[in-house]
RNA sequence: CUCAUCGAGACCGGCUGAGGGAAAGGCCCAUUGAAGCCGGGGCAACCUACAGGACUAACCCUCCUGAAAGGUGCCAACUCCUGCGAUGUAUCGCUGAUACAUCGAGAGAUGAG
Numbered sequence: 001c002u003c004a005u006c007g008a009g010a011c012c013g014g015c016u017g018a019g020g021g022a023a024a025g026g027c028c029c030a031u032u033g034a035a036g037c038c039g040g041g042g043c044a045a046c047c048u049a050c051a052g053g054a055c056u057a058a059c060c061c062u063c064c065u066g067a068a069a070g071g072u073g074c075c076a077a078c079u080c081c082u083g084c085g086a087u088g089u090a091u092c093g094c095u096g097a098u099a100c101a102u103c104g105a106g107a108g109a110u111g112a113g
Stems, first nucleotide, its partner, number of pairs: 001113006011040005019029003024082003041075003046071003050066005079107001084104009
């Protein structure tokens, strides 16, 4: 940089001791123990390998389903929420503003290349 996914799911113990949720603004979590390290457990199914099915003359590719051995990842809150744009509805002091909802963009995270 490209592609895919992001409303589901999954925590205990030991060491340690004040921060953490990416940044900003909010709103939260935290001495009933944050972050980090170690050990164990779990979730998930992106990749590899595997099993079954669809397709095919057959194989490959591709797709669907399953399982979970290996490589990652993850285990408060929708990516915790918002910002930028569009649409709809409502209200108001109506070239517009505010609130709510939906969609998209941006940013970010994870995987594969």
Molecule: SAM riboswitch aptamer (S box leader)
Organism: marine sediment metagenome